Bacterial RNase P class A from a Steroidobacteraceae bacterium, 427 nucleotides, folded computationally.
NCBI's taxonomy places the organism under Bacteria, Pseudomonadati, Gammaproteobacteria, Steroidobacterales, Steroidobacteraceae.
Its mean pLDDT, the model's own confidence on a scale to 100, is 77.
A source record names the gene rnpB.
Of the family's consensus pairs, 97% are formed in the model.
RNA sequence: AGAGCCGGCCGGACAGUCGCUGUUCCCAUCGGGCCGUCACAGGCACGGUGCGGGAUGGAGGAAAGUCCGGGCUCCGGCGGAUCGGGUGCCAGGUAACGCCUGGGGGGCGUGAGCCCACGGAAAGUGCAACAGAGAGCAGACCGCCGAAGCUCCGUCAGGCCGUGGCGAAAGCCCUGGUCUGCCGGUGCCCGGUAAGGGUGAAACGGUGCGGUAAGAGCGCACCGCAGCCCUGGUAACAGGGCCGGCAUGGCAAACCCCACCUGGAGCAAGGCCAAAUAGGGAAGCCGCAGGGCGUGCCGCAUUGCGGCCGCUGCCGCAGCACCGAUCCGCGUGCGCUUCCGGGUAGGCCGCUUGAGGUCCACGGCGACGUGGAUCCCAGAGGAAUGACUGUCCUCGACAGAACCCGGCUUACAGGCCGGCUCUCCUU
Numbered sequence: 001a002g003a004g005c006c007g008g009c010c011g012g013a014c015a016g017u018c019g020c021u022g023u024u025c026c027c028a029u030c031g032g033g034c035c036g037u038c039a040c041a042g043g044c045a046c047g048g049u050g051c052g053g054g055a056u057g058g059a060g061g062a063a064a065g066u067c068c069g070g071g072c073u074c075c076g077g078c079g080g081a082u083c084g085g086g087u088g089c090c091a092g093g094u095a096a097c098g099c100c101u102g103g104g105g106g107g108c109g110u111g112a113g114c115c116c117a118c119g120g121a122a123a124g125u126g127c128a129a130c131a132g133a134g135a136g137c138a139g140a141c142c143g144c145c146g147a148a149g150c151u152c153c154g155u156c157a158g159g160c161c162g163u164g165g166c167g168a169a170a171g172c173c174c175u176g177g178u179c180u181g182c183c184g185g186u187g188c189c190c191g192g193u194a195a196g197g198g199u200g201a202a203a204c205g206g207u208g209c210g211g212u213a214a215g216a217g218c219g220c221a222c223c224g225c226a227g228c229c230c231u232g233g234u235a236a237c238a239g240g241g242c243c244g245g246c247a248u249g250g251c252a253a254a255c256c257c258c259a260c261c262u263g264g265a266g267c268a269a270g271g272c273c274a275a276a277u278a279g280g281g282a283a284g285c286c287g288c289a290g291g292g293c294g295u296g297c298c299g300c301a302u303u304g305c306g307g308c309c310g311c312u313g314c315c316g317c318a319g320c321a322c323c324g325a326u327c328c329g330c331g332u333g334c335g336c337u338u339c340c341g342g343g344u345a346g347g348c349c350g351c352u353u354g355a356g357g358u359c360c361a362c363g364g365c366g367a368c369g370u371g372g373a374u375c376c377c378a379g380a381g382g383a384a385u386g387a388c389u390g391u392c393c394u395c396g397a398c399a400g401a402a403c404c405c406g407g408c409u410u411a412c413a414g415g416c417c418g419g420c421u422c423u424c425c426u427u
Stems, first nucleotide, its partner, number of pairs: 001423010012392007020058007027050005033044003060398001064409002067407005072266004077330007084262005089103005104118001105116004119257002124255002126251002141197002143193004149188002152185003156181007164173003205223006225244001227242006270349004280340006286313001287317002290314001291312004296308005319334004356375008
């Protein structure tokens, strides 16, 4: 000097004029209440009104996504089992989490660093197109090796026959055919092989040496893997030793198995005040018995009693309902299910003091914890911070709270600060 990695901060500023909104104080006016006065006057607090006056506060690092975890509110009877859903290395942090911190393992990078949907594949099922012989306890396409058998060729040896030459003959020489034997080779068939080649994303451990007819963990050395032991560590794991079969690949962000966790709904939750309407209508399910009501009927009878009929969710049992789903046990209630129709949509609360911010000290590798001090930092309600002017310069990105908080994820022009890594040059 350049290139990178990690962390933190800002994200238009200043001045003026007018405008918005929360809180609070004052002023004016009205209302009734209390004190006070013989009665006024006056004072106190509360409430309403005010296009009255001051002071002071007023959007984010993501307010976004609505993906997690809670606080809070309402509903849910208790317990158990199964289902549904979620997480998935170890140890911590936290109110909690799927988050954060530290560590282990794996992967990427020269490195600083970054990423991981990281329990289990001999519990079972399933998937891997095509290619390929063969894709899990598989396989022979090309190739390599080799007995027996068949076919063909060749060298050599032997037997038989024939032709030619020489010879009186025996025999010798040359040459042809055939048969047999050994050896060598080609092809078919058969057997061995999975080292070499090919196919494929991936081929049933890897490299090397020996061995073999040719090969193969067939044997051996090292690596890898399984089992056992020792050491270190809380642990995940790491290291070492012994020993063995030389063995059983991938995918679980496939079903599944294992471990742990798990009520429902949500501020349009919910509560109060005021107002209005139709204490509306219909159908179905569960049935027995009792009770009650009735200008009801009949019989007896002075009051009353008995029977029948109608209505009745009043009681008991049954039945139904009650917890995300199903089942079981207990408990509680007396109904449960469905459809049609009507009123209200106004005001107030919830609503901002919090698992809160900042600073310091101590403890901890760290996330964070403990203690002290200090501060109040938006509560709108169709939704509040806008408009204009001037100056400055980084020339302004992503973008506006709606109950609140802890996270994650996504978007972001430009600028500043700190630490670390690599390359080059100079001293």